[in-house]
Molecule: transfer RNA
Organism: Myxococcota bacterium
RNA sequence: GGGUGGAUAGCUCAGUGGUAGAGCUCCGCCCUUACAAGGCGGCUGUCGUCGGUUCGACCCCGACUCCACCCA
Repeated sequence: GGGUGGAUAGCUCAGUGGUAGAGCUCCGCCCUUACAAGGCGGCUGUCGUCGGUUCGACCCCGACUCCACCCA
């Protein structure tokens, strides 16, 4: 330098054009002598950045940044 895959909640990840989600974590309460486990409830998002297409974009298109791998 070229190619492929990836970037979404604190972490790990879903989500193929119509209100962004799950598990775990965290917080509060219940339970317990207490802790753990368990039960109930709750908070958290610049969907990497900038543009474009569209009535409407996490999703489609372009450029760029970063990460991993492959080729040279």